The prediction has a mean pLDDT of 80. Predicted 3D model of a 75-nucleotide RNA (transfer RNA) from Elusimicrobia bacterium CG1_02_63_36. Rfam family: tRNA. The family's RNA type in Rfam is transfer RNA. Rfam describes the family as follows. Transfer RNA (tRNA) molecules are approximately 80 nucleotides in length. Its family is annotated with triplet codon-amino acid adaptor activity in the Gene Ontology.

[in-house]
RNA sequence: GUGGGCGUAGCUCAAUGGUAGAGCGUCUGGUUGUGGUCCAGAAGGUUGCGGGUUCGAUCCCCGUCGUCCACCCCA
Numbered sequence: 001g002u003g004g005g006c007g008u009a010g011c012u013c014a015a016u017g018g019u020a021g022a023g024c025g026u027c028u029g030g031u032u033g034u035g036g037u038c039c040a041g042a043a044g045g046u047u048g049c050g051g052g053u054u055c056g057a058u059c060c061c062c063g064u065c066g067u068c069c070a071c072c073c074c075a
Stems, first nucleotide, its partner, number of pairs: 001071007010024004018055001026042005048064005
């Protein structure tokens, strides 16, 4: 350089055009002499960024950034 995959909550991952969720973690309360376990509840997201299509985009299209893989060139 060419082609492809991935980027969503603190972490690991869902959601294949119709109001973005789960597990773990965090916080609060209950239970306990304390802690853990267990139970109940809560907070936490400009879906990497910028545009486009659409009534509607995490999803489709274009650009761009990061990361990973394969191939090519030079050394």